[in-house]
RNA sequence: ACAAUGGAGAGUUUGAUCCUGGCUCAGGAUGAACGCUAGCGGCAGGCCUAAUACAUGCAAGUCGAGGGGCAGCACGUCUUCGGAUGGUGGCGACCGGCGCACGGGUGCGUAACGCGUAUGCAACCUACCUACUACAGGGGGAUAGCUUCCGGAAACGGAAAUUAAUACCCCAUAAUAUAUAUGGAUCACAUGGUUUAUAUAUUAAAGCUUUGGCGGUAGUAGAUGGGCAUGCGUCUGAUUAGCUAGUUGGUAGUGUAAUGGACUACCAAGGCAACGAUCAGUAGGGGUUCUGAGAGGAUGAUCCCCCACACUGGUACUGAGAUACGGACCAGACUCCUACGGGAGGCAGCAGUAGGGAAUAUUGGGCAAUGGGCGAGAGCCUGACCCAGCCAUGCCGCGUGCAGGAUGACGGCCUUCUAGGUUGUAAACUGCUUUUGUACAGGAAGAACAUGCUAUUGCGAUAGUAACUGACGGUACUGUACGAAUAAGCACCGGCUAACUCCGUGCCAGCAGCCGCGGUAAUACGGAGGGUGCAAGCGUUGUCCGGAUUUAUUGGGUUUAAAGGGUGCGUAGGCGGCCAAUUAAGUCAGUGGUGAAAGCCUAUAGCUUAACUAUAGAAUUGCCAUUGAUACUGGUUGGCUUGAGUUCGAUUGAGGUAGGCGGAAUUUGUGGUGUAGCGGUGAAAUGCAUAGAUACCACAAGGAACACCGAUAGCGUAGGCAGCUUACUAAAUCGAUACUGACGCUGAGGCACGAAAGCGUGGGGAGCGAACAGGAUUAGAUACCCUGGUAGUCCACGCCGUAAACGAUGAUGACUCGCUGUUGGCCCGUUAGGGUCAGUGGCCAAGCGAAAGCGUUAAGUCAUCCACCUGGGGAGUACGCCCGCAAGGGUGAAACUCAAAGGAAUUGACGGGGGUCCGCACAAGCGGUGGAGCAUGUGGUUUAAUUCGAUGAUACGCGAGGAACCUUACCUAGGCUAGAAUGUGAUCGCCAUCCUCAGAGAUGGGGAGUUCUUCGGACGUGAAACAAGGUGCUGCAUGGCUGUCGUCAGCUCGUGCCGUGAGGUGUUGGGUUAAGUCCCGCAACGAGCGCAACCCCUAUUAUUAGUUGCCAUCAGGUAAUGCUGGGGACUCUAAUAAGACUGCCUGCGCAAGCAGAGAGGAAGGAGGGGACGACGUCAAGUCAUCAUGGCCCUUACGCCUAGGGCUACACACGUGCUACAAUGGUGCAUACAGAGGGUUGCGAUAUGGUAACAUGGAGCCAAUCUCAGAAAGUGCAUCUCAGUUCGGAUUGAGGUCUGCAACUCGACCUCAUGAAGUUGGAAUCGCUAGUAAUCGCGCAUCAGCAAUGGCGCGGUGAAUACGUUCCCGGACCUUGUACACACCGCCCGUCAAGCCAUGGGAGUUGGGUAGACCUGAAGACGGUAACCGCAAGGAGCCGUUUAGGGUAGAACCGAUGACUGGGGCUAAGUCGUAACAAGGUAGCCGUACCGGAAGGUGUGGCUGGAACACCUCCUUU
Repeated sequence: ACAAUGGAGAGUUUGAUCCUGGCUCAGGAUGAACGCUAGCGGCAGGCCUAAUACAUGCAAGUCGAGGGGCAGCACGUCUUCGGAUGGUGGCGACCGGCGCACGGGUGCGUAACGCGUAUGCAACCUACCUACUACAGGGGGAUAGCUUCCGGAAACGGAAAUUAAUACCCCAUAAUAUAUAUGGAUCACAUGGUUUAUAUAUUAAAGCUUUGGCGGUAGUAGAUGGGCAUGCGUCUGAUUAGCUAGUUGGUAGUGUAAUGGACUACCAAGGCAACGAUCAGUAGGGGUUCUGAGAGGAUGAUCCCCCACACUGGUACUGAGAUACGGACCAGACUCCUACGGGAGGCAGCAGUAGGGAAUAUUGGGCAAUGGGCGAGAGCCUGACCCAGCCAUGCCGCGUGCAGGAUGACGGCCUUCUAGGUUGUAAACUGCUUUUGUACAGGAAGAACAUGCUAUUGCGAUAGUAACUGACGGUACUGUACGAAUAAGCACCGGCUAACUCCGUGCCAGCAGCCGCGGUAAUACGGAGGGUGCAAGCGUUGUCCGGAUUUAUUGGGUUUAAAGGGUGCGUAGGCGGCCAAUUAAGUCAGUGGUGAAAGCCUAUAGCUUAACUAUAGAAUUGCCAUUGAUACUGGUUGGCUUGAGUUCGAUUGAGGUAGGCGGAAUUUGUGGUGUAGCGGUGAAAUGCAUAGAUACCACAAGGAACACCGAUAGCGUAGGCAGCUUACUAAAUCGAUACUGACGCUGAGGCACGAAAGCGUGGGGAGCGAACAGGAUUAGAUACCCUGGUAGUCCACGCCGUAAACGAUGAUGACUCGCUGUUGGCCCGUUAGGGUCAGUGGCCAAGCGAAAGCGUUAAGUCAUCCACCUGGGGAGUACGCCCGCAAGGGUGAAACUCAAAGGAAUUGACGGGGGUCCGCACAAGCGGUGGAGCAUGUGGUUUAAUUCGAUGAUACGCGAGGAACCUUACCUAGGCUAGAAUGUGAUCGCCAUCCUCAGAGAUGGGGAGUUCUUCGGACGUGAAACAAGGUGCUGCAUGGCUGUCGUCAGCUCGUGCCGUGAGGUGUUGGGUUAAGUCCCGCAACGAGCGCAACCCCUAUUAUUAGUUGCCAUCAGGUAAUGCUGGGGACUCUAAUAAGACUGCCUGCGCAAGCAGAGAGGAAGGAGGGGACGACGUCAAGUCAUCAUGGCCCUUACGCCUAGGGCUACACACGUGCUACAAUGGUGCAUACAGAGGGUUGCGAUAUGGUAACAUGGAGCCAAUCUCAGAAAGUGCAUCUCAGUUCGGAUUGAGGUCUGCAACUCGACCUCAUGAAGUUGGAAUCGCUAGUAAUCGCGCAUCAGCAAUGGCGCGGUGAAUACGUUCCCGGACCUUGUACACACCGCCCGUCAAGCCAUGGGAGUUGGGUAGACCUGAAGACGGUAACCGCAAGGAGCCGUUUAGGGUAGAACCGAUGACUGGGGCUAAGUCGUAACAAGGUAGCCGUACCGGAAGGUGUGGCUGGAACACCUCCUUU
């Protein structure tokens, strides 16, 4: 210096992520409406619907200075007092002039030169106004009014007589007027224009007057206003593709102010249309307004311009101007009056009414101002306008007070609750102010003209001065007084989105813009307190723009998300190589005109400010004209060769069409051999076969397809193409030279080709094989499997025209690192190889992509053209049209409904996917359960109650480690109410205690009754009050504790790195381990919780210590005994140590480690066992152990008491005990433990009893005494296979013990009784060594015991493990997924029910539109003899045209319709299981057939299929 003031996002698909994509929100606006609320003022706005119908009033009149006159009023004059008189002011009606075409309203119609913009008229008009020129002489006849008469209900009409004019007519004069003719000049824009000269013809006038003037006629020019024409722009639909006879043009006329098919006659056959004609729908257009960063999108209220309309339709008249809102005629609909004959009317002017509607105002004042009409003027008129009224409808402004004030008052609300928090300086209270309000007082601007007077002046006019005029309005405004006095609501508070708690409710009531809240602790419903936002308003609803780059010009996409046409040829169109010249259309620049005003923007100014208004500027991005520039594009001309093509030569191939030939195989037939089966399957059966199949051999027939070669090899545009060979034919590539000279690319419509299936006609038919039949499978099996089998598959000709017609990737051209295969050609060559062109594969750089991936064969970077997409479903459906023989194909919606549908990738989970590994998981074994009887727990049933909980694994001998009362929570009955317990505690010492009565008892009544004392108090009682109590509910509000996966090896973090991200890596891989144990490798390096170890018991030894334990040696003693002295050696006790680490050896291994009947050792590879349980899962269990939030009960859901119940019993299940016997039972004899318990106890010993036990009772608070005898075992005897000398249930009788009490309901003892049961179906459990099995002993709880249970202790003491295919569970890696509540997942279709919209439909009914025919008003035009008129002319009649009416048919668009078709939606309906995993038959696409349904099958195609094997290629070494 130039340019510029301008752009925000969020929620919602998922377990999470990125993307695509829709829905929704935050903003602004509004002629708004509705709800709640409301103090004031200013400025604006106010029927968006019924262009529906209108009562009433007003909205266009004025001029006496045009006229005759004089109805009404006033004055005057006259008067016979009745009246008369235009004489004056004035003036109704009438004649006449001007106005009424403006102003005001509305938006019906109109898709059009209607509007906008820019031009043109050489094709036009313009009253009033301005300037200029010229003129105004003479004459005539009427007519309204008035008067009289007549008709009519009225509206109104008719007749006669008479009268005036600035009304009308005639004559004269007349031109720069008009017409014709001739000539000149000039301009040119085609017809022509302008100007001038001459000649001929035609046409004018009005007066009034205050004497100032105002008017009149003709003409020219101007101004203003209009008319016509043209370029460009101006909505939607192609499911509207062809339209047009005045149609397009010409000639001649008519008509008009004027051009023109505007109209008429004749002639020609044109005109419009894919750049969208015609038709249909919708709509006044613009300036503007709203929004937006803009480009755009939407809009057309108020204000301004234009148009159209005036009850609906048609028509002209008058006029300068109308086809006339408040004029006329006709027709129609409607309303009103009527005497029934006939008449009247048009608020889309201002008010107002009815109606419609969610909805829109006063039947107001005034012409004071501005403007308009008339007038000389005064003035009159003006619902234009100026004002007022109503309405928060909008915009703007003001106020509802300000300052101080803490005991942080009362009240409210909350709370961890007697103390806080909050409302809150808020209030009270003190001081101050007075906008507003009330009262009083003052009080505008808007007013200056016109008019008069004066002055200047030629005239318009100008200046001064005087007086008059205000609806608003006594309003705005100003002053004084009073006093915080008169004045705050609405919405919201889960996220988006600013703002949180309590109560009520309990998927109810309700909320909701989207996501979504509500099923008992709701910040989401309703209320309250508090808070947030805005504020005289606040919310809601509707509509528009924005956000939405979600129609993408700015500024999008198309492999997989929606989207590339199946492929080619090619028309229109679009785009197009190099050089030069020319032109200047596009393009760029300057200038001129226009782009109305208002509005927007900027500046300034006026109302106290603002809104509002004024002035000025800017802007108006456009259009037109003109001048210039010439790079690029275009046009024209000339040239070029590299794009494209041609020529020659060579090569290649399953390219195509037609013909011929060939062998293998299947099948069939014939003949032969031969005998009982064949065939088929998971296993079978149907089927074939003794009438001779299958098998084997030979021969024959026929059809279809071409093994090997064969290959991510080749060819073709795609579909597609494979034995060999011949003919014809097309193409590509390479090499070479010459030629043409941009001839090119793409390609809407169009044309052609186009797998399979299918269709038509005629052949053919071996195999295969929809349909169909049979057999299986199955709950069923319209399937998968099997046996057959028809169309079809094959050929010729003709249709069809679709596929996952796919590289899910349009065509063409250019550019952008490489490596490595392979096909065809050429060149070089050292024969290794290298180079090059055209194809065809793999991997990758950059780059791109949401990612997966693509990557010179692009999905990269660019250019051109075409096609296609815009949420899911409805639906590729319906209707319409086109094509087809049909099947069907092409084109292709809407209503309605959902908030998603979807792509890629991630982490899990899952798979009737894969790989690896582990576990008493299977297998190998041993013993059980399931059968019996009993015990015990559970379910069920029963009951007044059978209290409650636990319920797959992970409930069921579980809570309970012990229910006769108690426990006890349940039931019945009787009682208590500050309560049964505890604390503080006045008082009392009548208390405690004892006796007695009633009662089932609790309890109640009565009686007796010395407190102790160191005097401080202790003990007991205990009024009132404060704290009760609840095994009532919620384990889905919780703590704590526990089970389970699982003693499984996992689960994570920090930093770094990778990825847009979820996330990954680490933790994967190769080995190894019981182990994420360790080693090696590695974009990872480290760490944590788990594993292991540290702890305890046990196995060995040592040391220390020896009492109650021990006793070898010594001594004593006994019937006998460590009994005693003594001893510490041993056992043992209990404390401390040692010991085991793959340390050593051998082998394997890089290492970690593994192996070895290795060594050594008490023990060997974790020696055995225990405690110990990661992140988490199951809303797992427990509110009844305990604790605890919330809720609930309070003369009861609390408490006391007695009795009952928890022990019931047709039944079912779990866990056990005892058995069924001889490896046993019984009897007698006899041996050896460990660990525990004991004073309300264990109890020796003695006695009694058959025994349970009883009586007396030593010792022992325990290594001392005691429970206490271990049992299996061993020895001897007996039983001899049986319901037994097995088994012990059940029952009877008699006892013992505990206890207040053994009836319901205890255990034990004795005698008697002697049931089932003879080894247990399907199925199922435990256990891998001191284990299983078997044997006994102890303890807790406990008065006693239902214990066969539980927890411990020791004694005796096995078998088996090949192995990991399978079942179950688990771990890791990988793969697929439509699952994530995670396969107990998801999900499809028919049927049934309800609701909703929609298609078809015999029809019914309505609407607009066009054409045909008939009829046809007013008017206009044309014609015309009779009638009128002297005539001009008129009436009448005829014709043309036409609104309207009628008739018939057709097309289009709606509404409705019995019935009918599918579709959508709807917590728990029916049938199946199609899809998602290899979804259990891989799925899907096209087509055909079949089936209740999903669907099945055939045929061709696709991978958007898993797994395994092989092959090929690539990468790395």
This is a predicted structure of a 1517-nucleotide RNA (small-subunit ribosomal RNA) from Peijinzhouia sedimentorum. The sequence is in RNAcentral, with records from ENA. Rfam family: Bacterial small subunit ribosomal RNA.